[in-house]
Context: one part of a larger RNA
RNA sequence: GAACGAACGCUGGCGGCAGGCUUAACACAUGCAAGUCGAGCGAAGACUUCGGUCUUAGCGGCGGACGGGUGAGUAACGCGUGGGAACGUGCCCUUCACUACGGAAUAGUCCCGGGAAACUGGGUUUAAUACCGUAUACGCCCUUCGGGGGAAAGAUUUAUCGGUGAAGGAUCGGCCCGCGUCUGAUUAGAUAGUUGGUGGGGUAACGGCCUACCAAGUCGACGAUCAGUAGCUGGUUUUAGAGGAUGAUCAGCCACACUGGGACUGAGACACGGCCCAGACUCCUACGGGAGGCAGCAGUGGGGAAUCUUAGACAAUGGGCGCAAGCCUGAUCUAGCCAUGCCGCGUGAGUGAUGAAGGCCUUAGGGUCGUAAAGCUCUUUCGCCAGGGAUGAUAAUGACAGUACCUGGUAAAGAAACCCCGGCUAACUCCGUGCCAGCAGCCGCGGUAAUACGGAGGGGGUUAGCGUUGUUC
Numbered sequence: 001g002a003a004c005g006a007a008c009g010c011u012g013g014c015g016g017c018a019g020g021c022u023u024a025a026c027a028c029a030u031g032c033a034a035g036u037c038g039a040g041c042g043a044a045g046a047c048u049u050c051g052g053u054c055u056u057a058g059c060g061g062c063g064g065a066c067g068g069g070u071g072a073g074u075a076a077c078g079c080g081u082g083g084g085a086a087c088g089u090g091c092c093c094u095u096c097a098c099u100a101c102g103g104a105a106u107a108g109u110c111c112c113g114g115g116a117a118a119c120u121g122g123g124u125u126u127a128a129u130a131c132c133g134u135a136u137a138c139g140c141c142c143u144u145c146g147g148g149g150g151a152a153a154g155a156u157u158u159a160u161c162g163g164u165g166a167a168g169g170a171u172c173g174g175c176c177c178g179c180g181u182c183u184g185a186u187u188a189g190a191u192a193g194u195u196g197g198u199g200g201g202g203u204a205a206c207g208g209c210c211u212a213c214c215a216a217g218u219c220g221a222c223g224a225u226c227a228g229u230a231g232c233u234g235g236u237u238u239u240a241g242a243g244g245a246u247g248a249u250c251a252g253c254c255a256c257a258c259u260g261g262g263a264c265u266g267a268g269a270c271a272c273g274g275c276c277c278a279g280a281c282u283c284c285u286a287c288g289g290g291a292g293g294c295a296g297c298a299g300u301g302g303g304g305a306a307u308c309u310u311a312g313a314c315a316a317u318g319g320g321c322g323c324a325a326g327c328c329u330g331a332u333c334u335a336g337c338c339a340u341g342c343c344g345c346g347u348g349a350g351u352g353a354u355g356a357a358g359g360c361c362u363u364a365g366g367g368u369c370g371u372a373a374a375g376c377u378c379u380u381u382c383g384c385c386a387g388g389g390a391u392g393a394u395a396a397u398g399a400c401a402g403u404a405c406c407u408g409g410u411a412a413a414g415a416a417a418c419c420c421c422g423g424c425u426a427a428c429u430c431c432g433u434g435c436c437a438g439c440a441g442c443c444g445c446g447g448u449a450a451u452a453c454g455g456a457g458g459g460g461g462u463u464a465g466c467g468u469u470g471u472u473c
Stems, first nucleotide, its partner, number of pairs: 001473004006469005013345006019338002021303001026301003030298003035062003040059002043056005069256003078181007087173002092169008100134004110123005140149003154161003182228003189219003194216008231253004235246004258279005281292004309335001311334003317331001318329004348378004358369004382414001383410006392400001417462005422443003428457005438445002
């Protein structure tokens, strides 16, 4: 000098754009953040012009694996980059074929209970795009090549939305490998599923992934193992560059969801607002037993030098469901707070010498603040008041918002501070103090003439900021 997610002190007019718990992955009151479909199904209730319409708890389908948060763990095929073969892929697109005949239940409803509650037991009855069987099978799977196995679902009203099997595509994902990826040798040996093989199991898939047997390997001074630290990258910052430092916001990947473990469902999870078990903590309880998980958005306590509103709207963009109308969406878009940063604008312009008054200095003549002020002539950016009033979205629909912007009015009217002045380093005198009080980034200053302390006048620098502290280069 540059930079900052900064903080602190003094000060503070406006706007645009961005940013805003770096600390306790500490604990959380309250509200909201994931629902939707009656064009899958029966039923109950309400309304009825008896035509029907509406509402929903339950069964069922799709979605809750996305979106949003955080960086604890992880030195690893985690990430980056470039390759690879033994895989899966709901919804979407293309193509081919099919969509036949039956059956038994169950929730709900109703009845009888248990329990403080959470919830739950028994009985009767009922439906389906829920479940099961049979048939059929060009492609499909298995095969000893003889053969064997395997599907479906209808709905609303006349045109659609669906269902099943198969092939291909697209997208997304799982897996493997080369290279790169912090510090320590005051960590030198590490390793028994360990390294390889065979048989078997398992997986969507390869594989010690698992298992039985066999062999004794495998890694390591080109740093294994161990310990410490750390999410990685695109980037950011500094720099002429090389290099160093860093990984907030935005984007990609990974990991996690009170702590540890586990699986279920599913195309996809070992699942933030799902389930089970254990633990810690909090809450309810009739003491028998139950409920919970903000590292979602706000917000609270705590910690801290320090970081915001318990706001509005689905209008736009996007997502889920639905034939659709539409519903949901703290994603998102907006508004609020904060000079936290960057950028822009303003705090007036011209004229004005008796060089006014006053301050300060003085050699007492004067010098300086200083065209500075006053005065005169103007202007109205921003602000304030009033009127009009968008774009964003159009077939319709605007939270923002009566906002941006435009027009008129108003009056110089409402708007300047901070640090420094010994050298480095731009900027000097007087008074006070007297090694005191104090200053200080380094050198150093102060013990009676201090341009270095404190005040004043003057001056220098930056400017809605200025200075200090911290960190990086």
Predicted 3D model of a 473-nucleotide part of an RNA (small-subunit ribosomal RNA, 5' domain) from Maritimibacter alkaliphilus. The prediction has a mean pLDDT of 87.